[in-house]
RNA sequence: AAUGAACGCUGGCGGCGUGCUUAACACAUGCAAGUCGGAUGUUGGUGUGUGGAAGUGGCAGACGGGUGAGUAACGCGUGGGUUACCUACCUUGAAGUGGGGGAUACCAUCUCGAAAGGGGUGUUAAUACCGCAUAAUACCGAAGUCUCUUAGGGGAUCUCGGUCAAAGCUGAGAAAUCGGACCUGACGUUUGGAGAGGGGCUCGCGUUAGAUUAGCUAGUUGGUGGGGUAAUGGCCUACCAAGGCAUCGAUCUAUAGCCGGCCUGAGAGGGUGAUCGGCCACACUGGAACUGAGACACGGUCCAGACUCCUACGGGAGGCAGCAGUGGGGAAUUUUGCGCAAUGGGGGAAACCCUGACGCAGCAACGCCGCGUGGGUGAAGAAGCAUCUUGGUGCGUAAAGCCCUGUCAACGGGGACUAAAGUCUCCGUCGUAAUAUGAUGGAGAUUUGACUGUACCCGUGGAGGAAGCCCCGGCUAACUCCGUGCCAGCAGCCGCGGUAAUACGGGGGGGGCAAGCGUUAUUCGGAUUUACUGGGCGUAAAGGGCGCGUAGGCGGCAUGGUAAGUGGGAAGUGAAAGCCCUCGGCUCAACCGAGGAACUGCUUCCCAUACUGCCAAGCUAGAGAGUGGGAGAGGAAAGUGGAAUACCCGGUGUAGCGGUGAAAUGCGUAGAUAUCUGGAGGAACACCAGUGGCGAAGGCGGCUUCCUGGACUUGUACUGACGCUGAGGCGCGAAAGCGUGGGGAGCAAACAGGAUUAGAUACCCUGGUAGUCCACGCCCUAAACGAUGAACACUUUGUGCUGCGGGUAUCGACCCCUGCGGCGCAGGAGCUAACGCAUUAAGUGUUCCGCCUGGGGAGUACGGUCGCAAGGCUGAAACUCAAAGGAAUUGACGGGGGCCCGCACAAGCGGUGGAGCAUGUGGUUUAAUUCGAAGCAACGCGCAGAACCUUACCUGGGCUUGAACUGCACUUGACAGCAGCUGAAAGGCUGUCCCCUUCGGGGGCUGCUAUAGAGGUGCUGCAUGGCUGUCGUCAGCUCGUGUCGUGAGAUGUUGGGUUAAGUCCCGCAACGAGCGCAACCCCUGCUAUUAGUUGCCAUCAGUUCGGCUGGGCACUCUAAUAGGGGACUGCCCGGGUAACCGGGAGGAAGGCGGGGAUGACGUCAAGUCCUCAUGGCCCUUAUGUCCAGGGCUACACACGUGCUACAAUGGACGGUACAAAGUGUCGCGAACCCGCGAGGGGGAGCUAAUCGCAAAAAGCCGUUCUCAGUUCGGAUCGGAGUCUGCAACUCGACUCCGUGAAGUUGGAAUCGCUAGUAAUCGAAGAUCAGCAUGCUUCGGUGAAUACGUUCCCGGGCCUUGUACACACCGCCCGUCACAUCACGAAAGCUGGUUGCACCUGAAACCGGUGAGCCAACCCGCAAGGGAGGCAGCUGUUUACGGUGUGAUUGGUGAUUGGGGUG
Repeated sequence: AAUGAACGCUGGCGGCGUGCUUAACACAUGCAAGUCGGAUGUUGGUGUGUGGAAGUGGCAGACGGGUGAGUAACGCGUGGGUUACCUACCUUGAAGUGGGGGAUACCAUCUCGAAAGGGGUGUUAAUACCGCAUAAUACCGAAGUCUCUUAGGGGAUCUCGGUCAAAGCUGAGAAAUCGGACCUGACGUUUGGAGAGGGGCUCGCGUUAGAUUAGCUAGUUGGUGGGGUAAUGGCCUACCAAGGCAUCGAUCUAUAGCCGGCCUGAGAGGGUGAUCGGCCACACUGGAACUGAGACACGGUCCAGACUCCUACGGGAGGCAGCAGUGGGGAAUUUUGCGCAAUGGGGGAAACCCUGACGCAGCAACGCCGCGUGGGUGAAGAAGCAUCUUGGUGCGUAAAGCCCUGUCAACGGGGACUAAAGUCUCCGUCGUAAUAUGAUGGAGAUUUGACUGUACCCGUGGAGGAAGCCCCGGCUAACUCCGUGCCAGCAGCCGCGGUAAUACGGGGGGGGCAAGCGUUAUUCGGAUUUACUGGGCGUAAAGGGCGCGUAGGCGGCAUGGUAAGUGGGAAGUGAAAGCCCUCGGCUCAACCGAGGAACUGCUUCCCAUACUGCCAAGCUAGAGAGUGGGAGAGGAAAGUGGAAUACCCGGUGUAGCGGUGAAAUGCGUAGAUAUCUGGAGGAACACCAGUGGCGAAGGCGGCUUCCUGGACUUGUACUGACGCUGAGGCGCGAAAGCGUGGGGAGCAAACAGGAUUAGAUACCCUGGUAGUCCACGCCCUAAACGAUGAACACUUUGUGCUGCGGGUAUCGACCCCUGCGGCGCAGGAGCUAACGCAUUAAGUGUUCCGCCUGGGGAGUACGGUCGCAAGGCUGAAACUCAAAGGAAUUGACGGGGGCCCGCACAAGCGGUGGAGCAUGUGGUUUAAUUCGAAGCAACGCGCAGAACCUUACCUGGGCUUGAACUGCACUUGACAGCAGCUGAAAGGCUGUCCCCUUCGGGGGCUGCUAUAGAGGUGCUGCAUGGCUGUCGUCAGCUCGUGUCGUGAGAUGUUGGGUUAAGUCCCGCAACGAGCGCAACCCCUGCUAUUAGUUGCCAUCAGUUCGGCUGGGCACUCUAAUAGGGGACUGCCCGGGUAACCGGGAGGAAGGCGGGGAUGACGUCAAGUCCUCAUGGCCCUUAUGUCCAGGGCUACACACGUGCUACAAUGGACGGUACAAAGUGUCGCGAACCCGCGAGGGGGAGCUAAUCGCAAAAAGCCGUUCUCAGUUCGGAUCGGAGUCUGCAACUCGACUCCGUGAAGUUGGAAUCGCUAGUAAUCGAAGAUCAGCAUGCUUCGGUGAAUACGUUCCCGGGCCUUGUACACACCGCCCGUCACAUCACGAAAGCUGGUUGCACCUGAAACCGGUGAGCCAACCCGCAAGGGAGGCAGCUGUUUACGGUGUGAUUGGUGAUUGGGGUG
């Protein structure tokens, strides 16, 4: 795009079309084929006229109408032939139509039967039937002439002989009348000719699929004679011959009516064969003939069968695939309508009759076409609905309102065309004797309409009666809200839906089409996705394993001929309709009419001869042949050689050998292994040996001989296209395997043992049989690979190896130049999806063969064929998926590689894991034990501090515009505070109760009520912002331009060095740049300058001896805001192209001096909605809020992080020394006094370089303890206290006295640290009323070790493989179990179709017979006979049916086999 459609929703009108695609299933009822009295008999009282019934007779029922079952065929299409034929009615012209005869139906009567339907007797007519006459250009026979023809033969003509026909009826005339006869006309009829139209037969070409159908055929193929037919012919028959068809697809099977056309497509094609038209076939199924011009006959006959109906049970009737209609089937297809008015058909002289053909109407949106459902104006942008950022926005000029119009429908009125004919009258012409009849033309009159009171026209009223369907994630035009929450559902493909769904459902809005819109089904297109136009085969599917060669296809140079192909021209045909163009008719269109064009085809004739073909005669460039020569693991056979393994005999010799990662099995004191001599046997041939050689491929390797194939090179007599390819066919064909017979050293499936392992039917080891070897015969497959078929030609280069030849040169061998053949490598154009190929093409062309068409199922099943078997070759389908696959790219990964780094390992030091306690977590418990954090990167984490508060949890008691906040409206006069009562408290109750004023009022505050709305530590960190962790302070991550690539991408960023570093240097199709690194910032280490109080004190003075005071700012120190210098590989030496590295000097400091802050692009849907902010959802007398008490502190247990220890490098006691950094007025708090102590009293000083906290501790000196569960260790418990606080019970810290647990250095495992570090020692701060073993900061003392980068972990760069990309925590294979689906096998069971053989044998044609029967003709006076025929009987053929035996194709089948999906 389309449809004979169907289904869903919806539906105003008209025109024109279309309407059982399924059950060729069965059919009730009505109708669909009759007509003629001018052929005829009878009846109708008689005569006349008119009408009717059945019959005889004529014509028509072979047309028209239906259907598509069968048919793969001369069935159809197209073009021919018929010299092999027929043709009723019609037209035309020719000649006739004479004279006789015998029956019969109707009818009458008798009779049988239920009926349908018969039977007997009698009578009668014809245009019914039968002789005779006449007769030809008819037919037959014989003899000639002309002409045509491919043949047989045809056509024309002439002579002679023979044979064959008929039917009448009717109008008018004439005659005195009637009838006959006669004349004439019309209609018939007979014979033969021609025509038109129709048909039969026949031929060329075309006409579906299957080879898992390869052979078929006995009337088969042909001939002769005969029969038969309208006619040819094995059409039939007798005889003879053995043919005929087929890989150019016979036979068989399946499917199918064919065509004009129709649909689609740019076309070529593909699909289809409704309606209309042509042909064919069929008429319940099968068979058969009759009649006839025509049938083997839809509405005829006979027989058989199935089915239905009637019946008196004896017997009969029927055939809608005609029009309606019914049942049934189905997703599905109409009225039991009107009319012969028109067109057409049958009959008739005609009127007329018949006509479900046809013309119309009805039903159906089934299709096409047309029209309408209103038009203009109209912003308060109404209401309403939707949304919303609350401002608004959309529906939207849409509506309303105002002004108009009047199509369609409704109603009223008017009102056609389609009609031409026919009949009657008149006038011409023809015909005739004629003015009849008739034919023909004209005029007038009259008559005929189913549709239909329809089309059309006019009027009336009034916007009144007339819009839906699908879609809105992308493809694909059209977006939002709500609901739902992987549910419900959607879906053409991709795919949506798991709480913010433009994808589900609804609303609003929008898009598309519109009386329709969607869906389903089907066809073509897109699809160059079967490729003729117009594809491919190295790796995506696809080159046969290789050769020889048949058919076939294709084929070198030149000449002549021919004209089949080819090209041109002409003629015929290519039906009509349809398509296309033009014009015309319905108001337009659809539709219809006319004309043209086209129908690309077929046939015939003529012309051309370039190319192809064919014929003839040539050529030598292809191909072959032959001379000389060398190379080679080419093949086959025979012989022969040495090394080695194992075995045997003997000698020497002694304890192990062998084997492995390590072992063991095994061998060995019966003498192994080792070593020496000898022997026997089998197999394979080291070195040479090489991207070396040979062969068609498989393949071929010691040496010699014989036989033999091929290639190459050189030169050239000869043949003269002999060539290339190659379906079938034939041969060869590794290894393994099979058969028979040998052989068997080594090796070695199976097997055994030992190991390994979770297991180990493996890898490793010790053994070991088939086999490996030989001969003969099979098998016939391989990643049989260059994954690349064969042949020929052409197309830039370089280089190597190999064979032969030529040149030059040499004493000779090389080297060098060059020709041909072979084998390689690199690379250009070109090609290729890329990789790559590239004169050995995957380039450019030609020829031929093979093969491919998504993945799986499956190289499977079935069938066939080959094989001894194993199995090979050929080779599907159901079902299932939306992919499978190729090449390349970027990542990620690897028990891949290379380089490098890091407390990563190693080397060290100290810990954790064991104990007790502290703290966090899990678990458990509980009314609650609030919540979060989960490997590293949760677990002394959020928490820099839970007794109340905090607090989010639980229990109980209260409040509801609320504890806190804002606006607005109404209202109160107070509120607060104070006092009292009650209560656990919150709360409740009571009392007291503003300011300003111009007196109108205003303002603040408060309470009550109402409304917006508050509030939520409720949910979602997977809706988010912000902040943070982590890889990782790792050295990376990117961009612009350019270049390369079809592209993804690459390059830069890789490479060589170097660095802590993508740091720098060099090189380079890259050149630059950005974020990172480094530097800039802070602290610290050195030093000037500046400054000098609260700091300091060298000098001076005083002194209570304390920098205390004056004084000073030199020193130390300070620098809370002062600013500089210094370090840069700058200098020297060495190495290096450079960057840089090593060493040195100087220097406080040296190669980044040390530390901090600083964290690229990104990753982990990492963490946090309980800091804060925030979308959405949820709660609203509660999930909000207030209060009291409880809980977060529980405790069998498990884990993390810590503290204290286990002691002598120690504990205890006494004495004594040295910090830094902080902090303090809600505070730090001195001296002094009291207490053993925690602490109490006290209150100087200090808003701090001034006063306080404040004592530093380890250390040092001295005394003691002496290796013990202790003078170690301090848990736990008892008692007594202190402090803070409203309050220490649950549940604080500390003090004193007493008690004195575990623990004696910690399993597997595991953590930190590289220097002022680890370890160890104390100090301060934040939080904080109080509470520190935690956290943060500060200083004191102060080590050990690093060979090195193999390994573990993490990371960086390059490279490689990849079937991974959620990225190895990936992907993924098979069994088993379960469910389900389709398929195969299967003892069988059961259908369809069909072959062969035999049996039976209806009707019918034909043949035979015909003793029974018979009118026409003949003989005969007659009787009778003859000719001819009928019944009957019988034979051939034969349908249905039956029996037997095969073939083929379905269904089903216990069980069984694999396969698909989950």

Notes: A computed fold for a 1462-nucleotide RNA from an uncultured prokaryote, annotated as small-subunit ribosomal RNA. Rfam family: Bacterial small subunit ribosomal RNA.